Model confidence (mean pLDDT): 77 of 100. A computed fold for a 98-nucleotide RNA from a Planctomycetota bacterium, annotated as Bacterial small signal recognition particle RNA. It was read from a public genome assembly, where an Rfam model found it.
[in-house]
RNA sequence: CAUCGGGUCCCGGGCAAGGCAACGGUGUGAACCUGGUCAGGCCGGAAACGGAGCAGCCAUAAGCAUGCGGUGGCCUGUGUCCGGGGUGCCUGGUGGUC
Numbered sequence: 001c002a003u004c005g006g007g008u009c010c011c012g013g014g015c016a017a018g019g020c021a022a023c024g025g026u027g028u029g030a031a032c033c034u035g036g037u038c039a040g041g042c043c044g045g046a047a048a049c050g051g052a053g054c055a056g057c058c059a060u061a062a063g064c065a066u067g068c069g070g071u072g073g074c075c076u077g078u079g080u081c082c083g084g085g086g087u088g089c090c091u092g093g094u095g096g097u098c
Stems, first nucleotide, its partner, number of pairs: 001095008009085008017076004022071001023069002025066004034059004042051003
């Protein structure tokens, strides 16, 4: 100097990891402006009974939480694999020349 290869770098793709939100499950969840049942008390009634209905209890809405589940979605200074690019850098082999 030439040539072949590897690494770094860039691009594309696959898989995984992590994160985010959605959906589902579970839990919680309304003084009153949700529902049911409505003690007490109140009202009507001669009475029987009836009425509205606070608290409590039960069930839930919006919301909140989740160490639960799986489907896909989005994201990345994470990892790995495949293909391509380039010769800027590093490195290995071979040949030639000095």